[in-house]
RNA sequence: GCCGAGAUAGCAAAGCCAGGUAAUGCGCCGGACUUGAGAUCCGGUGGACCGACGUCCGCAUGGGUUCGAAUCCCAUUCUCGGCG
Repeated sequence: GCCGAGAUAGCAAAGCCAGGUAAUGCGCCGGACUUGAGAUCCGGUGGACCGACGUCCGCAUGGGUUCGAAUCCCAUUCUCGGCG
């Protein structure tokens, strides 16, 4: 230099082909149970603002298409593998 795969919440990992509310598990928080803890069970858990209701933002980065983009298009960055 060329080719391929990948980047999603604290961690892991679906969703992408075929555009329409970002699953699930671990972890964490609260509760039940327990003398206490563990295990188990129930609820919650991306961020900001807010008394609440709610609003806005968020899928590597920046643009584009679209009523609407994690998903489609373009460029770039980084990681892994292969070729030279």